Record summary: A computed fold for a 476-nucleotide part of an RNA from an uncultured bacterium, annotated as small-subunit ribosomal RNA, 3' major domain. Its mean pLDDT, the model's own confidence on a scale to 100, is 85.

[in-house]
Context: one part of a larger RNA
């Protein structure tokens, strides 16, 4: 100087408290540990591993296992040598395929008279190749975390023998090292804030594919851009105005006006550094190891196992509910190997069909909770839907291991969950549906979107994390 303290002081944060809803009990989904296995590929392990890498394992993926093949090799470069244009197409035998050994058809590159040379391809040889092999404690890059916390430093000066101090401390104030005042300091940098995007109000412009009040109409349509909306440009909020408090400051409290008030809401943005944090399996890369194998090709299997344990979710245990019928109201997104309407068939999943649409035009598309009516009457039930049987549908070369969906039948546990523990302060929690990426198919996950829409915060004693100055110190 730091770090630390079950030292004291000041301050902050869904940190506690006040509330609301969960998890922990059940069934299932998913990840992990363990066990098993020929293999159950690898990584991630307190917060900050465990619906994580994986925005999607039937084959492929795939790295694992078993078996069968190849060895200049699945891809690429250089050199030597031999052969041939290369490519195409048909086909035999063995085989699970890969592959191995063969046959047929047809074509015959450029320069050069030729010898030969060149491009391309194949065979042999060689130097490289290849490696998801090891080391993230050799590394780059990227990322998590403390933490969107308010801090971290420098130049000159001054003080100190020096390490260092000062500035950055103090009095106020702020979300903030934010600002004001004071001060041996005066300035500056990286952070804060602002500049950026989005949302909330208005104005101007714009007017199709959007809108639709008004006018005309031969009822086909024609005028229209007011309103909604679209996307461009502006305006608007600054403690600007008023009052009080404050030190006459910074600012704080209240008020007016206003769509919005004191950072309006949300996002992007992450200082110096910490954890030898994570990643050699995105990629790159030093070193080491391997080279008829730790490379590579193929078939099948495995990653999907199952006494058990944990994490994260979904569905419930019901009447604020379940069933049936009817009636409304979104936003955002996607569509050419695509989205697919009407109509027909099927109880349904789905099938047929193929209008329209590179889409403010057409389609996905039905929003669902809600509301209205009706039924059930507290029961393991008309709750709940696991499990299993049968019959089907779809994708795909192929659903046995191991996909999703439908119908009929079956109808398990479960009556609100111990100790403990999590999220959330407003259009939030809770709850309802919609879309997308990945994707042939395969979400209860993820990422977005809108609908309905609360309760509570006295307060900072305590728990956790953090900031500032101070004190002690067996540490540096």
């Nucleotide at each position: 100087u730091g770090a630390c303290g079950g030292g004291g002081g000041c301050c902050c944060g869904c940190a506690c408290a006040a509330g609301c809803g969960g998890u922990g009990g059940a069934g299932c989904a998913u990840g992990u540990g363990g066990u098993u296995u020929a293999a159950u590929u690898c990584g991630a392990c307190g917060c900050a591993a465990c619906g994580c890498g994986a925005a999607g394992a039937a084959c492929c993926u795939u790295a694992c296992c078993u078996g069968g093949g190849c060895u200049c090799g699945a891809a690429c470069g250089g050199c030597u040598u031999c052969u041939g244009a290369c490519g195409g197409u048909c086909u035999g035998u063995g085989g699970a395929a890969a592959c191995a050994c063969g046959g047929g058809c047809g074509u015959u590159c450029c320069c050069g008279c030729a010898a030969g040379g060149g491009a391309c391809a194949g065979g042999a040889g060689u130097c490289g190749a290849g490696g998801u092999g090891c080391u993230g404690c050799a590394u780059g890059g990227c990322u998590g975390u403390c933490g969107u916390c308010a801090g971290c430093u420098c130049g000159u000066g001054u003080c100190g023998u020096g390490a260092g101090a000062u500035g950055u401390u103090g009095g106020g104030u702020u979300a903030a090292g934010u600002c004001c005042c004071g001060c041996a300091a005066c300035g500056a940098g990286c952070g804060c804030a602002a500049c950026c995007c989005u949302u909330g109000u208005c104005c101007u412009g714009u007017g199709u594919u959007g809108c639709a009040a008004c006018c005309c109409u031969u009822c086909g349509g024609g005028g229209g851009c007011a309103c909604u909306c679209u996307c461009a440009g502006g305006a608007g909020a600054c403690c600007g105005c008023c009052a009080g408090c404050g030190a006459u400051a910074a600012g704080c409290u209240g008020g007016a006006g206003g769509a919005a008030g004191g950072u309006g809401g949300g996002g992007a943005u992450g200082a110096c550094g910490u954890c030898a944090a994570g990643u050699c399996a995105u990629c790159a890369u030093g070193g080491c190891c391997u080279u008829u194998a730790u490379g590579u090709c193929c078939a099948g299997g495995g990653c999907u196992a199952c006494a058990c344990a944990c994490g994260u979710g979904c569905u419930a245990c019901a009447a604020u509910g379940g069933g049936c019928g009817g009636u409304a109201c979104a936003a955002a997104c996607c569509g050419g190997u695509g989205c697919a309407a009407a109509c027909c068939c099927g109880c349904g999943a789905g099938g047929g069909g193929g209008a329209g649409c590179a889409a403010a035009u057409c389609g996905g598309a039905a929003a669902a909770a809600a509301c209205c009516g009706u039924u059930c009457u507290c029961a393991g039930u008309u709750c709940g839907g696991a499990u299993u049987g049968c019959a089907g549908g779809c994708u795909g070369c192929a659903a046995c291991u191991c996909g999703c969906c439908u119908g009929c039948a079956u109808g398990a546990a479960g009556c609100u969950g111990g100790a403990a523990u999590c999220g959330c302060u407003a259009g939030u929690a809770a709850u309802g549906g919609u879309a997308u990426a990945u994707c042939a198919g395969a979400a209860c996950g993820a990422u977005a979107c809108c609908g309905u829409g609360a309760a509570u915060a006295c307060g900072u004693u305590c728990c956790c994390g953090g900031g500032c100055a101070u004190u002690g110190c067996a540490c540096u």